[in-house]
RNA sequence: GAUGUAAGUCGUCUUAUCGCUUCAUAUUUUGAAGAGGAAAGUCCGGACAAUACAGAGCAUUAUACUUCUUAACUGGAAGGUCUCUUUAGAGAACAGAUAGUGCAACAGAAAAUAAACCGCCAAUUUGGUAAGGGUGAAAAGGUAAGGUAAGAGCUUACCGGUCAGGUAGUGAUAUCUGAUGCUUUGUAAACCUUAUAAAUUGAAAGAUCAAGCAAUUCGAAUGUUAAUAACAUAUAGUUGCUCGCUAUAAAUCGAAUGGGUAGAUUGAUAGAACUUAGUAGUAAUAUUAAGUCUAGAUAAAUGAUAAGAAUCUGAUAAUAUCAGAUACAGAAUCCGGCUUAUAGACUUACUUUUUUU
Numbered sequence: 001g002a003u004g005u006a007a008g009u010c011g012u013c014u015u016a017u018c019g020c021u022u023c024a025u026a027u028u029u030u031g032a033a034g035a036g037g038a039a040a041g042u043c044c045g046g047a048c049a050a051u052a053c054a055g056a057g058c059a060u061u062a063u064a065c066u067u068c069u070u071a072a073c074u075g076g077a078a079g080g081u082c083u084c085u086u087u088a089g090a091g092a093a094c095a096g097a098u099a100g101u102g103c104a105a106c107a108g109a110a111a112a113u114a115a116a117c118c119g120c121c122a123a124u125u126u127g128g129u130a131a132g133g134g135u136g137a138a139a140a141g142g143u144a145a146g147g148u149a150a151g152a153g154c155u156u157a158c159c160g161g162u163c164a165g166g167u168a169g170u171g172a173u174a175u176c177u178g179a180u181g182c183u184u185u186g187u188a189a190a191c192c193u194u195a196u197a198a199a200u201u202g203a204a205a206g207a208u209c210a211a212g213c214a215a216u217u218c219g220a221a222u223g224u225u226a227a228u229a230a231c232a233u234a235u236a237g238u239u240g241c242u243c244g245c246u247a248u249a250a251a252u253c254g255a256a257u258g259g260g261u262a263g264a265u266u267g268a269u270a271g272a273a274c275u276u277a278g279u280a281g282u283a284a285u286a287u288u289a290a291g292u293c294u295a296g297a298u299a300a301a302u303g304a305u306a307a308g309a310a311u312c313u314g315a316u317a318a319u320a321u322c323a324g325a326u327a328c329a330g331a332a333u334c335c336g337g338c339u340u341a342u343a344g345a346c347u348u349a350c351u352u353u354u355u356u357u
Stems, first nucleotide, its partner, number of pairs: 001353002004350007012309007020034005036328001040339002043337005048202004055243004060198005065079005080094001081092004095193002100191002102187003117133002119129004141159006160182001161180008206266004215257006222232004233249006273292008310326006
């Protein structure tokens, strides 16, 4: 100098004039603040609100290596195992196949209740064999030697498996020792099993005040006990179902058609908040101290004009000069994440490689 990997920051600024919204002050006006790193997608988790009380079981859905962190999460941090990569690094739908069921097309002799097609050996109407070949994603552990009629864990050595222990670690795991000829493939993003979690709806949720409520039709009018009350029955509510629970049983409750009214206030921005520093921790994060208040609209404000600055591109020998350009994109109850879009500029660490000293 080139190249790649991982993480992070900014993404416009200044002055003047005019304009808009909110708040405060003054009663004259003056001052302060005013759309993001994703405000987007609505994907995940919550805060908050309502469902009269109260749940339990079944069903359904989701998650799934270990530890820590968080209000919580399928998030984050750190690690483990496997796979890919020369490497820095990247990815994983990462619990269980001896609880059970299912599936493995075609090919192949045969696909788990699984084997003899070619071949080899002996001998001849058959027997032995599973080492070699073939099919396939997968064929009754692998390599080598001995042995055998020919072969085979048949025997031995080294791996692999299973069982029993040791050491390190919080743990997932890693590693070591001994014994034993020892197995019956894969698939759970197939059904399933195990563990954990989940009520529903959603700010147009809700709350308060104001206004206005006709008419018609249908269903439920009970039973027992001396009785308040209890039990049973009917209707409605409570998550998809069941049980349970609650309310009512007649000027009451429920359903249908149809008419009338519909304005205002609030929810709505002081927070699981932000900034700086210390302490603990590898880190995420926790805690202590000090400081700050940073949009709140309701058809929807947060802007326009002018002059420059900054960055990039092109022309040019060139500082200069001229011309052009400046991305993705606009709050709506709020917060923590994830995913997607993005002109350009900058910072840190590391991999590989070239040249010079």
This is a predicted structure of a 357-nucleotide RNA (Bacterial RNase P class A) from a Flammeovirgaceae bacterium. Its Rfam family is "Bacterial RNase P class A". Rfam classes the family as a ribozyme. Gene Ontology terms of the family: tRNA processing, dimeric ribonuclease P complex and ribonuclease P activity.